[in-house]
RNA sequence: GAAGCGCGCCAGACCGCCGCUGGUGCAAGCUGGGAAACCAGGCACUGGAGGAAGGUCCGGACUGCACAGGACAGCGUAGGAGGUAACACCUCUCCACCGUGAGGUGAGGAUCAGAGCAACAGAGACGAGCCGGUUCAGUCCGGGUGAAACGGGCAAUCUCUACGCGCAGCAACACCAAGUAGGCCAGCGUUGACGUGGUUCCGCGGAGCUGGCGGGUAGGUGGCACCGAGCCGGGUGGGCGACCCCCGGCCCAGAUGAAUGGCGGUCACGCCGGCUUUCGCAAGAAGGCCGGUGCACAGAAUCCGGCCUAUCGGCGCGCUUCACAC
Numbered sequence: 001g002a003a004g005c006g007c008g009c010c011a012g013a014c015c016g017c018c019g020c021u022g023g024u025g026c027a028a029g030c031u032g033g034g035a036a037a038c039c040a041g042g043c044a045c046u047g048g049a050g051g052a053a054g055g056u057c058c059g060g061a062c063u064g065c066a067c068a069g070g071a072c073a074g075c076g077u078a079g080g081a082g083g084u085a086a087c088a089c090c091u092c093u094c095c096a097c098c099g100u101g102a103g104g105u106g107a108g109g110a111u112c113a114g115a116g117c118a119a120c121a122g123a124g125a126c127g128a129g130c131c132g133g134u135u136c137a138g139u140c141c142g143g144g145u146g147a148a149a150c151g152g153g154c155a156a157u158c159u160c161u162a163c164g165c166g167c168a169g170c171a172a173c174a175c176c177a178a179g180u181a182g183g184c185c186a187g188c189g190u191u192g193a194c195g196u197g198g199u200u201c202c203g204c205g206g207a208g209c210u211g212g213c214g215g216g217u218a219g220g221u222g223g224c225a226c227c228g229a230g231c232c233g234g235g236u237g238g239g240c241g242a243c244c245c246c247c248g249g250c251c252c253a254g255a256u257g258a259a260u261g262g263c264g265g266u267c268a269c270g271c272c273g274g275c276u277u278u279c280g281c282a283a284g285a286a287g288g289c290c291g292g293u294g295c296a297c298a299g300a301a302u303c304c305g306g307c308c309u310a311u312c313g314g315c316g317c318g319c320u321u322c323a324c325a326c
Base pairs, nucleotide, nucleotide: 001322002321003320004319005318006317007316008315009314010313012267013266014265015264016263017262018261020048021047022046023045024044025043026042030041031040032039033038050297054308055307057306058305059304060303061302062169063168064167065166074165075164076163077162078161079093080092081091082090083089094108095106096105097104098103109160110159114158115157116154117153126151130143131142132141133140173222174221175220176219179217183213184212185211186210187209188208194205195204196203197202198201230250231249232248233247234246235245237244238243269294270293271292272291273290274289275288276287277286278285279284
């Protein structure tokens, strides 16, 4: 210098103005909406997307229902040891394969319990037969083909073994709670309740009327923004490592037709164009100025741990192979 391997990180920065949304305080319990439940409204301070918030593929937390125990069925996992709340995840390690190498990949238990399968070729392809030779004896040897032939292979075909798994999911679930319909209870009612037209009475219709209770729905609130499998920093703490332990600090988005934005300016970066300086014979290289243009994938929705997938451009660390120089 070239080509790679592994790991980690960033995802523009700052200022001003105008907004959106959560929290806390001020606050009178005022105003508006609503039957109510409840919601909204002012001012100040303050929080406000990601490394994948994505796919919803695994594992859990949480919630409801079910549940004496056991077995079967079904689904899943599969070298060994460990980590973890748990896992199909992660770590170390053995083995196999790929790579010159750094490294990478692996559904890696069992084929003498049983079943099933093998294109073409071949007499014959799964169960021992067939052909030739040989022997006391299916006793032993050989058999063109084919990946595999008289013995084996495949378990990513069923199966067996070991282990794990109850079912559903925040549209879970809990609470508050209209209207309408239906239910239950009580009272009154064909001796005319009740409705209606004229009005102290009469006419007409007439089997219901009134009150209460309870379940559910619309609507609303909680669940739900979390003192937590929490985040940050440190440790001459433990461990090869995943990870665990100790100390200190912090509180860090939370909507529900769904906030996290817009405009302007300065700087940084990438790309394009123009002019120009230096080096160079040239091709070209490096730099400066001006103008234009651009931020990749993407967007929280109960929460967390993983996996997988998408991603403009850039940075750092460690290592490998090759070439050259000393």
A computed fold for a 326-nucleotide RNA from a Betaproteobacteria bacterium, annotated as Bacterial RNase P class A. The coordinates come from a structure-prediction model, not an experiment, and the mean pLDDT is 79. RNAcentral holds the sequence, with entries from ENA. Taxonomically the source falls in Betaproteobacteria (Bacteria, Pseudomonadati, Pseudomonadota). Rfam family: Bacterial RNase P class A. The family's RNA type in Rfam is ribozyme.